A computed fold for a 1401-nucleotide RNA from a metagenome, annotated as small-subunit ribosomal RNA. RNAcentral holds the sequence, with entries from SILVA. The prediction has a mean pLDDT of 84.
[in-house]
RNA sequence: AGAGUUUGAUCCUGGCUCAGAACGAACGCUGGCGGCGUGGAUUAGGCAUGCAAGUCGAACGCGAAAUCCUGGCUUGCUAGGAGAGUAGAGUGGCGAACGGGUGAGUAAUGCAUGGGUAACGUGCCUUCGUGCACGGGGACAGCCGCGGGAAACCGCGGGUAAUACCCGAUGAGGCCACGGCGUCUACGGGCGCUGAGGUCAAAGGGCGGGGACCCCGACUUGUCGGGGCCUGUCGGCCGAAGAGCGGCCCAUGUCCUAUCAGCUUGUUGGUGAGGUAACGGCCCACCAAGGCGACGACGGGUAGCGGGACUGAGAGGUUGGUCCGCCACACUGGGACUGAGACACUGCCCAGACUCCUACGGGAGGCUGCAGUCGAGAAUCUUGGCCAAUGGGCGAAAGCCUGAGGUAGCGACGCCGCGUGUGGGAGGAAGCUUUUCGGGGUGUAAACCACUGUCAGGGGUCACCAAGCGAAGGGGGCGAAUAUCCCCCGGAGUUGAGGAGCCCCAGAGGAAGCCACGGCUAACUUCGUGCCAGCAGCCGCGGUAAUACGAAGGUGGCGAGCGUUGUUCGGAAUCACUGGGCUUAAAGAGCGCGUAGGCGGCUGAUCAAGCGCUUUGUGAAAUCCCUCGGCUCAACCGAGGAACUGCUUGGCGAACUGAUCAGCUUGAGGCAGGUAGGGGCGAGCGGAACUCUUGGUGGAGCGGUGGAAUGCGUUGAUAUCAAGAGGAACGCCAGAUGCGAAGGCGGCUCGCUGGGCCUGUCCUGACGCUGAGGCGCGAAAGCCAGGGGAGCGAACGGGAUUAGAUACCCCGGUAGUCCUGGCCCUAAACGAUGUCCACUAGGUCGGAGGUCUUCUGACAGAUUUCUGGCCGUAGCGAAAGCGUUAAGUGGACCGCCUGGGGAGUACGGUCGCAAGGCUAAAACUCAAAGCGGAAUUGACGGGUGCUCACACAAGCGGUGGAGCAUGCUGCUUAAUUCGACAACGCGAAGAACCUUAUCCUGGGCUUGACAUGUACGGAUGCCCCCUGGGAAACCAGGUCGGCUGCCCUUCGGGGUGAAACGUACACAGGUGCUGCAUGGCUGUCGUCAGCUCGUGUCGUGAGAUGUUGGGUUAAGUCCCGUAACGAGCGGAACCCUUGUCGCUAGUUGCCAGCGGGUCAUGCCGGGGACUCUAGCGAGACUGCCGGUGUUAAACCGGAGGAAGGCGGGGAUGACGUCAAGUCCUCAUGGCCUUUAUGCCCAGGGCUGCAAGCGUGCUACAAUGGCCGGUACAAACCGACGCAAGACCGCGAGGUGGAGCAAAUCGGAAAAAGCCGGCCCCAGUUCGGAUUGGAGUCUGCAACUCGACUCCAUGAAGGUGGAAUCGCUAGUAAUCGCAGAUCAGCUAUGCUGCGGUGAAUG
Repeated sequence: AGAGUUUGAUCCUGGCUCAGAACGAACGCUGGCGGCGUGGAUUAGGCAUGCAAGUCGAACGCGAAAUCCUGGCUUGCUAGGAGAGUAGAGUGGCGAACGGGUGAGUAAUGCAUGGGUAACGUGCCUUCGUGCACGGGGACAGCCGCGGGAAACCGCGGGUAAUACCCGAUGAGGCCACGGCGUCUACGGGCGCUGAGGUCAAAGGGCGGGGACCCCGACUUGUCGGGGCCUGUCGGCCGAAGAGCGGCCCAUGUCCUAUCAGCUUGUUGGUGAGGUAACGGCCCACCAAGGCGACGACGGGUAGCGGGACUGAGAGGUUGGUCCGCCACACUGGGACUGAGACACUGCCCAGACUCCUACGGGAGGCUGCAGUCGAGAAUCUUGGCCAAUGGGCGAAAGCCUGAGGUAGCGACGCCGCGUGUGGGAGGAAGCUUUUCGGGGUGUAAACCACUGUCAGGGGUCACCAAGCGAAGGGGGCGAAUAUCCCCCGGAGUUGAGGAGCCCCAGAGGAAGCCACGGCUAACUUCGUGCCAGCAGCCGCGGUAAUACGAAGGUGGCGAGCGUUGUUCGGAAUCACUGGGCUUAAAGAGCGCGUAGGCGGCUGAUCAAGCGCUUUGUGAAAUCCCUCGGCUCAACCGAGGAACUGCUUGGCGAACUGAUCAGCUUGAGGCAGGUAGGGGCGAGCGGAACUCUUGGUGGAGCGGUGGAAUGCGUUGAUAUCAAGAGGAACGCCAGAUGCGAAGGCGGCUCGCUGGGCCUGUCCUGACGCUGAGGCGCGAAAGCCAGGGGAGCGAACGGGAUUAGAUACCCCGGUAGUCCUGGCCCUAAACGAUGUCCACUAGGUCGGAGGUCUUCUGACAGAUUUCUGGCCGUAGCGAAAGCGUUAAGUGGACCGCCUGGGGAGUACGGUCGCAAGGCUAAAACUCAAAGCGGAAUUGACGGGUGCUCACACAAGCGGUGGAGCAUGCUGCUUAAUUCGACAACGCGAAGAACCUUAUCCUGGGCUUGACAUGUACGGAUGCCCCCUGGGAAACCAGGUCGGCUGCCCUUCGGGGUGAAACGUACACAGGUGCUGCAUGGCUGUCGUCAGCUCGUGUCGUGAGAUGUUGGGUUAAGUCCCGUAACGAGCGGAACCCUUGUCGCUAGUUGCCAGCGGGUCAUGCCGGGGACUCUAGCGAGACUGCCGGUGUUAAACCGGAGGAAGGCGGGGAUGACGUCAAGUCCUCAUGGCCUUUAUGCCCAGGGCUGCAAGCGUGCUACAAUGGCCGGUACAAACCGACGCAAGACCGCGAGGUGGAGCAAAUCGGAAAAAGCCGGCCCCAGUUCGGAUUGGAGUCUGCAACUCGACUCCAUGAAGGUGGAAUCGCUAGUAAUCGCAGAUCAGCUAUGCUGCGGUGAAUG
């Protein structure tokens, strides 16, 4: 410090989300130790039990018992003593108003800060007063007796003490009222001194000590006890002061809501009286009618407040748990009593709810004290020990009490610290994991070796938290005292609930998890899963190769914790004070006038509120910060400092703001003279058009539309003429024009009236700007009442259109539109741009004026003010754009915005006759907002321009109808294998078996039909033959003969083992799946002319430019222009073929001339002319001429030429699109299968047939069919072959075999054509399907299921609906020929070849 997310991409606006910190937390997994903190946030819900406030015998009167001892004795009773003046209750004093808890209530009776009290109080404590304490009295508890009650408790009688109570005395003094003096004053009074009057005290008590003297009592007559007296101490009373603590008052600050706008009768004030410690309507009586409020009263909601805490750079936001201060509360509500203090947490009374006891009559109770319990809840602890310390109450003290407190326990709830070991140890074990199988990772990690010793564990020791209390002894004070008491020194002895420290022992031993790993965000692989299961904070993952699900390995992060959830702040400048916006993203009110308020020109003087400097007091402590210190460190704690940005007191200053006074003229206004205008209101007038009425002419239509119809018309329309009536609107002028605040304003005249502008500079003297509320105006539609109503025309009716047509079009037509009066109050009320002021380049075109120049005028020029537009600089802006008419730069004021939807809606309020207007939410939902903005690139349009294509048109021939062939769908089937639909005579250029496939049925094989390797076997194994089963494959078995590597060999054999075989193991195999995991290849757009790059330039950017534009081309072809200059892939060219010519070559091709030969034939000799063959060249380039054009590119025409502007044809297919096609050509990842999804075999199927579609063939005939005769090709094929002549057969074919590896021989006849003949328009001498019969050929085999031949049969079909295909020249049409595949062939297919050969544009 930012990041993700709107888009194909971009910039912006804008929301959502994340990374950080924090927590009184909770939940999940996990959990070694310690220190310091912290822990009922929800039901201020209910509570069992124990404890939490007592103490004083030195204020007072009483006063036991158990038990023990002694005595008596009728042995279980009695007397005395001890227990014991103890326990105990009572009177009295002090305390109980503190401490502790909680946050319900409270928006001010609170709190915070600063002041005031001259309007007040104060027990205990301290100080002070040459202040006091004198004399009396009567009770009540306790106790005793009697009585009532279940209890709680109560009644009557008797009697008793006091520091309890009462009366009297005294009054330095206090208080009250009346005087006097001084002083201060805020004028209310305060303070001090003083005179006289009134009024107000007490406990001379408790405890202790004492010599002489005195009194009383008892006796053992000189002792004891008590007192007087003296003295010490603790108390008592009156008063003054202090400290500390309180009461009251004032100012300022203190949440949300206006969908709460008015509130108030003790209300506001006064007088008097009451009340209080004290002011006060605090209370009461009377009088007056006030008081508060937009600076938010009153009402509603929420909330204890502060110091502080969290967060943040800060400003701020959020918060108020623990600690400290204040307040409030104590079951709920009310009340007072006592007291220094309470309206009283563990006091009293009353009422209420609840709980408990009860003998039913009546009683008792209050955990928001500490523990604990139930309940509700995501959730919050022990019914611990101690007063040792600190503090509090009481006491003279010892001491007692103290759930305050100090400690321990429980909870990883938080912060902090420590440990779970340290060093060495392999090119690196095992396991796990991954792998391209080679290896890599885990990983020095472990093992192993050496060491250390924290924490936990065991044993021991004890400094520290302890200061106090306090004996002896010493000194001092009071005092008559060597007494007591008090103070100081002293210190024997004594006090620890709980915790820490230190030493020793042992031994790596007891101690690691959690989350994440697609991006944000650090960290990746494998398997499983298959839009399932699941994940997810946002974007989003998962539909068969998931780094996002689950697991594992690995990695990253943190670590006794780690994650999740919730909440707050941050990021968010996303409420913007610091620090935002409003033309189009959300946002300028429709416009004006104007109230409050805010802001305000120039000069001088004064004041000092703001402001500045300085100063006083305060801002509690703790916290935060700095420094230092204490726990081994840290957390934690202590000390000092700083800070607490605030409030307050006094002083000084006077620039600025403010206030007051005085002045000024430039802001503003007035005045005068001109001036333009569709500014407003009223009245009158006018012509054109329209409709209606009357009359005339006229006679069949009119009207309307894309075309029609409804409608009108012979009862006379439309058209036309004349007259009349009516209502509404004002053509041309008219303009980027004018006027108005906006809405808006348009014939002419008159009247009334508002505003502007220009000029003059005479007057006023800041009178100004803006403007929350308020008031007024406010298009159209709409509403109310009354008029008016020609045209137009919602609604409505009819006619059309259409799938429908509640529309668009047509015929009608009511409200309305118009007028008067009254409402409504909205709008894309727009410049989507609030009003006002100032400043900041210019240029140009208009409107209304002024001045100057020219002698004058028209006119022109210059200059100036206002006004309406355009272009444009700087600047601004996300960009588009704005740009002196700002959206620039500043100032003043108002309005408005804060993601989209819900919604300008609901509810409430208010306005309205109504319609509705104004004001204005929330739940819920989305990750954005196709109703976010601007711009970019594509795509799209029944948008435009230019252009192209057999795209249309023109033309020729087809398809669609028939029969058949073939493919597909569908159906059927045991199976009709599969793919392809930019498919469909396609993969398939050959399915009877084979082919052929997880196609079906059945039979069989299991290292396999095929490859490689290893081991073993035994020399075997192979060929031929045979037997049994079988459909075959195969299984089981037999055997004559033949063959069988290499080395050695004495030929007997021995050794070895290649090939082959068998067995076994690795493995083979798969046309099984995924073409959406892929390579390769292919289709399509499309042979279309396009697609890009480098550098530069422009733009914030996507991107643009280049490649656009003007010409031209088949072409991004070329030229010109040009912030572009170049380049690449495409196009073109290069390649093949064809068309002309030349050269070379001349066999198997050719034959002109020469020769030979034949019935005849280049048959032969020969020839190198021609054709041809096949190699090399030439040729065509807009090269030449004319014209057009920009002098260009190019186009048009022409010449020459075999060919002319790309000569014809082919090959050639840019960046890319379609997750197009193909895992069944091949290759290949992954998955699946392994006595089967592999392999072999037999048979069947792929040929099945109600139907539909595609592609074809043959036809329907006479431009034809049939018969006979007779010509002319090109290309190709042939040894597993092509096969001539000859013979046989009607024929398919057969027999036979010359020749030919082929310019030599053969296939081979080309057919249409031409010549001649027949047919005569007919389902035919057209057409050939179908069927019967007989054959031929191939093949192991033609049943399913071949082709061909002959005889017979002769079907549909007479030119094909809607629709649809191909073709622009050697093309269409038509005719035949060949080839691949192939035993044969279902080929009418496909690929080629040539023959004849148009029409049209």
It matches the Rfam family "Bacterial small subunit ribosomal RNA".